[in-house]
Molecule: c-di-GMP-I riboswitch aptamer
Organism: Methyloprofundus sedimenti
RNA backbone atom coordinates (compact mmCIF):
# COMPACT_ATOMS: atom_id res chain seq x y z
C1' N A 1 0.00 0.00 0.00
C1' N A 2 -4.21 -2.61 1.03
C1' N A 3 -7.82 -5.37 4.66
C1' N A 4 -10.10 -5.54 8.68
C1' N A 5 -10.39 -2.70 13.53
C1' N A 6 -11.07 1.61 16.17
C1' N A 7 -7.25 3.98 21.23
C1' N A 8 -5.17 8.90 21.16
C1' N A 9 -4.89 13.40 17.82
C1' N A 10 -6.82 17.53 14.02
C1' N A 11 -10.76 18.15 12.66
C1' N A 12 -16.51 16.90 10.37
C1' N A 13 -21.56 16.60 10.99
C1' N A 14 -25.86 17.90 13.85
C1' N A 15 -31.77 15.27 16.87
C1' N A 16 -35.19 17.09 20.02
C1' N A 17 -36.50 22.13 20.62
C1' N A 18 -36.57 27.67 19.46
C1' N A 19 -36.99 31.87 15.79
C1' N A 20 -37.14 33.87 10.81
C1' N A 21 -38.11 32.70 4.99
C1' N A 22 -40.44 30.16 1.15
C1' N A 23 -44.58 26.54 -0.10
C1' N A 24 -51.71 23.82 0.13
C1' N A 25 -48.48 20.81 3.32
C1' N A 26 -44.72 17.85 4.25
C1' N A 27 -40.46 19.26 3.80
C1' N A 28 -36.54 22.39 2.46
C1' N A 29 -32.96 27.13 3.80
C1' N A 30 -30.74 30.38 7.62
C1' N A 31 -29.43 31.43 13.08
C1' N A 32 -29.35 29.13 17.72
C1' N A 33 -28.53 23.80 19.71
C1' N A 34 -26.28 19.13 21.07
C1' N A 35 -29.38 13.74 21.45
C1' N A 36 -25.97 10.89 18.94
C1' N A 37 -22.73 9.17 15.00
C1' N A 38 -16.29 5.58 12.02
C1' N A 39 -18.37 7.80 7.13
C1' N A 40 -24.63 10.23 10.44
C1' N A 41 -20.23 11.95 3.40
C1' N A 42 -22.97 10.41 -1.42
C1' N A 43 -27.40 8.67 -4.77
C1' N A 44 -32.79 6.43 -2.62
C1' N A 45 -30.34 0.67 -5.50
C1' N A 46 -32.87 -3.69 -2.76
C1' N A 47 -36.37 -4.39 1.95
C1' N A 48 -39.45 -2.59 5.60
C1' N A 49 -41.36 1.59 7.16
C1' N A 50 -42.40 7.44 8.28
C1' N A 51 -44.68 12.40 6.53
C1' N A 52 -47.94 15.00 3.72
C1' N A 53 -51.34 15.74 -0.44
C1' N A 54 -54.66 19.74 -4.23
C1' N A 55 -55.04 11.80 -3.12
C1' N A 56 -55.16 6.00 -5.83
C1' N A 57 -49.98 8.49 -11.44
C1' N A 58 -48.05 13.22 -6.84
C1' N A 59 -44.57 14.73 -3.27
C1' N A 60 -40.64 14.63 0.77
C1' N A 61 -37.20 13.09 4.38
C1' N A 62 -34.54 8.87 5.72
C1' N A 63 -29.81 9.31 11.65
C1' N A 64 -33.70 1.71 10.07
C1' N A 65 -31.43 -3.04 8.08
C1' N A 66 -28.39 -4.81 3.58
C1' N A 67 -25.47 -3.86 -0.06
C1' N A 68 -22.42 0.39 -4.13
C1' N A 69 -18.95 4.22 -4.62
C1' N A 70 -15.73 8.62 -2.07
C1' N A 71 -13.58 9.50 1.96
C1' N A 72 -9.09 11.86 7.46
C1' N A 73 -6.08 8.96 11.30
C1' N A 74 -2.59 4.86 12.56
C1' N A 75 -2.31 2.90 19.04
C1' N A 76 -3.56 -2.37 20.08
RNA sequence: ACAACGAAAAGCUAAACCUGCUGUAACGCAGGGACAGAAAGUGACGGGGCCUAAAUGGGGAAGCCGAGCUGCCGAA